RNA sequence: UGUGGCGGUCGCGGCCCGCCGAUUGGCGGGUCGAGGAAAGUCCGAGCUCCGGAGGGCAGGCUGCCAGGUAACACCUGGGCGUCGAAAGGCGAUGGAAAGGGCCACAGAAAACAAACCGCCCGCCGCUGGCGGGUAAGGGUGAAAAGGUGGGGUAAGAGCCCACCGCACGGCUGGCAACAGGCGUGGCACGGUAACCCCCAGUCGGAGCAAGGCCAAAUAGGCAGCGAGGCUCGGCCCGAGCCGCUUGAGCUGCGGGUAGGCCGCUCGAGGUAACGGGUGACCGUUAUCCCAGAUGGAUGACCGCACGAGCACUCUCAAGUGCUUGAACAGGACUCGGCUUACGGCUC
Repeated sequence: UGUGGCGGUCGCGGCCCGCCGAUUGGCGGGUCGAGGAAAGUCCGAGCUCCGGAGGGCAGGCUGCCAGGUAACACCUGGGCGUCGAAAGGCGAUGGAAAGGGCCACAGAAAACAAACCGCCCGCCGCUGGCGGGUAAGGGUGAAAAGGUGGGGUAAGAGCCCACCGCACGGCUGGCAACAGGCGUGGCACGGUAACCCCCAGUCGGAGCAAGGCCAAAUAGGCAGCGAGGCUCGGCCCGAGCCGCUUGAGCUGCGGGUAGGCCGCUCGAGGUAACGGGUGACCGUUAUCCCAGAUGGAUGACCGCACGAGCACUCUCAAGUGCUUGAACAGGACUCGGCUUACGGCUC
């Protein structure tokens, strides 16, 4: 990059139309019917419900600058660092001069420096020892207190000088991050913030099983009627239980379970042209409607063309035949991202 094209038959799901004695059913026709990741559910939103005067503390998250966006921890462009010859890759990339903590092992010494070896000076009882100087050299380490060169010195040292670095102050360019250059200063300030911390920004919670509507049944509730109601029995008699101020029973309301419906797919939407922008992206116009299942549909076969592989004919071109179109994976409220999985082709 991309997840195969066209047509036909049968099957399955949604919607629409027509016919049939059709509110439920049947028949016929039309139309639409998974993905680039539908996945992980990791970020950010829409939508819904709950909560919330206002302010502060605590806590979480994010962290160079500018832009894009509904928003983001995403994307684009730029800066800086680092790797690379380059194209380009990678970077949790604010602050170490507010403060605290930590820096394993090795090493003499790990932060108000430090003397193990070496170097230099002095002394002594002189193959050596002791004291002093020295951070240039060696060694250790992820890191050793600016670097290189020269002067200087007993040996050395920003002790002095040049260049580089660093700090501070202007200037220039840039919206900015930042870069360049000038001047001043011998250098003050090791690392770690993916330790605490400081600074700046930001943050209510739960999720479509959200939430709403209709509504058999049951309990409790409210209102009205109400003197009978129920059981045994084929029927009558009769017996029993409950009730008649404490109200059985019936009716209605309400309630809300099973079940059904809405939410549900037209949306920060797709495609194309033109315009703006380095780009992410934005604008205008035209055009399109593109799954909504609920035990959960999207499959099978055939033909044609195309691609790939193999074999044969064959000098090649080409032709014929056979095989094959695979892998990762499948919606369940919807978008924007990120990440992960993956056959083929291309760089």
Bacterial RNase P class A from a marine sediment metagenome, 347 nucleotides, folded computationally. Rfam family: Bacterial RNase P class A. Rfam classes the family as a ribozyme. Gene Ontology terms of the family: tRNA processing, dimeric ribonuclease P complex and ribonuclease P activity. Its mean pLDDT, the model's own confidence on a scale to 100, is 77.